[in-house]
This record gives sequence, structure tokens and C1' cells, in this order.
RNA sequence: ACCGACAAAGGCAAACCGGGCGAAAGUCCGGGGCGCAAAGCUAAAGGGCCUUAUGCCGGACCCGGUAGGGACGGGGUGGCAGCCAGCUGCCGAAG
Repeated sequence: ACCGACAAAGGCAAACCGGGCGAAAGUCCGGGGCGCAAAGCUAAAGGGCCUUAUGCCGGACCCGGUAGGGACGGGGUGGCAGCCAGCUGCCGAAG
């Protein structure tokens, strides 16, 4: 250094429940505890996933006489690191 034990000391906290925020994804606080050796930090300038109220763009889509509306896609928006990734880091047997 790799690595990770029925080790020591500690840490975090999924679902779900109560409450706050948000349009939503989601997030915060309390309870809870499935799990986690990075489940610590980083979300504009890596990938991926989710969301999309208002506003933008598109057409061999739908409704409509028109105006316009809707669905879909794109982009943009917001979010997720407990998906991969990057950075940092506690402890210590065996190998």
C1' cells in the first nucleotide's frame, strides 16, 4: 500500500410514520433502522437517473372553422453521490 475481522472505539441511517418547505422530483426536523468501511464532502464546466409549475423551441401527432389548446420530443429548470465517478479520511487482525 492492497485489503477488511462475529476486533476496539465511535459514526451514518433505507422503507415507513409525524411535522415544515416545494408544482414535482426531492429536501429539512423528529421518530425509526434496511443497510453502510467512506452511507464523509463534491451536482455548471464527467457519465447516468429523476423532475419539470411558469416560460422557450419543434413537427408527416391529436382537438378546434379560426384564435387557441393538448400530448410527445428537445432544450432549459430543479434534484439525486444510499448509481458509477472525483476528492479527503478513522481503526487494524489475517493474508
Molecule: c-di-GMP-I-GGC riboswitch aptamer
Organism: Hungateiclostridiaceae bacterium UBA3922